[in-house]
The prediction has a mean pLDDT of 77. This is a predicted structure of a 396-nucleotide RNA (Bacterial RNase P class A) from a marine sediment metagenome. Its Rfam family is "Bacterial RNase P class A". Rfam classes the family as a ribozyme. About the family: Ribonuclease P (RNase P) is a ubiquitous endoribonuclease, found in archaea, bacteria and eukarya as well as chloroplasts and mitochondria.
RNA sequence: AGUCGGUUGGGUGAUCGCGGCUGGGCAUAUUGUCUGGCCGAGGAAAGUCCGCACUCCGUAGAGCACGGUGCCGGCUAACAGCCGGGCGGGGUGACCCGACGGAAUAGUGCCACAGAGAGGCAUAUUGCCACCUGAUGGGUUUUACCUGUCAGGCGGCGAGGGUGAAACGGUGGUGUAAGAGACCACCGGCGGUGGCAGUAAUGUCACCGGCCGGGCAAACCCCACCGGGAGCAAGGCCAAGCAGGGCGGAUGGAGUGACUCGCUCCGCCUGACGCCCGGGUAGGCUGCACGAGGCCGGUAGCAAUACCGGUCCCAGAGAGAUGAUCACCGCCUGCGGCGUGAGCCCAAGUUUUGGGCUGUACAAAGUGGGAACAGAAUGCGGCUUAUAGACUGACU
Numbered sequence: 001a002g003u004c005g006g007u008u009g010g011g012u013g014a015u016c017g018c019g020g021c022u023g024g025g026c027a028u029a030u031u032g033u034c035u036g037g038c039c040g041a042g043g044a045a046a047g048u049c050c051g052c053a054c055u056c057c058g059u060a061g062a063g064c065a066c067g068g069u070g071c072c073g074g075c076u077a078a079c080a081g082c083c084g085g086g087c088g089g090g091g092u093g094a095c096c097c098g099a100c101g102g103a104a105u106a107g108u109g110c111c112a113c114a115g116a117g118a119g120g121c122a123u124a125u126u127g128c129c130a131c132c133u134g135a136u137g138g139g140u141u142u143u144a145c146c147u148g149u150c151a152g153g154c155g156g157c158g159a160g161g162g163u164g165a166a167a168c169g170g171u172g173g174u175g176u177a178a179g180a181g182a183c184c185a186c187c188g189g190c191g192g193u194g195g196c197a198g199u200a201a202u203g204u205c206a207c208c209g210g211c212c213g214g215g216c217a218a219a220c221c222c223c224a225c226c227g228g229g230a231g232c233a234a235g236g237c238c239a240a241g242c243a244g245g246g247c248g249g250a251u252g253g254a255g256u257g258a259c260u261c262g263c264u265c266c267g268c269c270u271g272a273c274g275c276c277c278g279g280g281u282a283g284g285c286u287g288c289a290c291g292a293g294g295c296c297g298g299u300a301g302c303a304a305u306a307c308c309g310g311u312c313c314c315a316g317a318g319a320g321a322u323g324a325u326c327a328c329c330g331c332c333u334g335c336g337g338c339g340u341g342a343g344c345c346c347a348a349g350u351u352u353u354g355g356g357c358u359g360u361a362c363a364a365a366g367u368g369g370g371a372a373c374a375g376a377a378u379g380c381g382g383c384u385u386a387u388a389g390a391c392u393g394a395c396u
Stems, first nucleotide, its partner, number of pairs: 001396008010329007018040010042373001046384002049382005054231004066227005071085005086100001087098004101222002107220002109216003119168001126160001127157003131153010169187006188212002190209008235286004244277005252266005293312008331370005339362003342358007
């Protein structure tokens, strides 16, 4: 100068207050009031992106559709998670990144711009070459022969130029009119067979085949595996009032009142009132806090993780408490500068002493400021995202 992790996310006390549980006193119809005790957010409580538990619908056994996952092995309740390994890519390196099944030759589709041509055993612009026709030069040993240039036609070619991210292997040779894996040697790729190592992914070695087939499957598709749906406002229990049903009901019921009479109101089969019934609204209880639990130690394992022993009990609601102030301590930082060094200079002096100076290092007292992201709501395991600062391990 970097790379990869791990821990932490201020502490103590006082006062005032809030939520839950619980004890005591007083007054008491529900309850009120006073006074104690215990507990009271996070590493992400967040996003709600995955996976589960739990619950109901339902019987979800199978298939289709749809969705998801996708190298191999292991871990796990499960996962798109974690651990270990392989392969590919990046980096000098520690290390980082990868939806990484189909060697895209099952099929379909797409490939901007440029370019002749972007996918079929394709294309032919420029170009190379042979032949034919025409025009027109040059040379020589001049009735002939040799040799060019241009235009057109017909054919061969895929090497050179050019376009592009990409044009169907590369280098050298043989070959040819010119050329080309057309053929040959070497190199590279791909495929096949076999041996060896590995649980496997895969690696490696040998031999064979001119096989030389562009890319894209986070395009359709194909293959393998997984997935029923809805969610704690799930769901369970209790249950006012109103409405409904059943039975009783007239010597009735209610009010006033200490009671009786009286009075007032309602009612007498179109039923006041009483009892009962089921469903169920408001509301209450539950689900709901002992759990795939936290901490410490041990054993097995490279690890994720599993098992064993000990120990601890640790918020819970309802539109929702967990806060505020002060003091001290700790951390960072500004001012400050008691001092302690360092360098240079001068003087005495001889291995020290004194004085001075500084764009110098550390730094006491005192004093001022600062401290992130963020707030549980059924629970748990992950992932992702946010996060001031402090501590710490390994490695380059």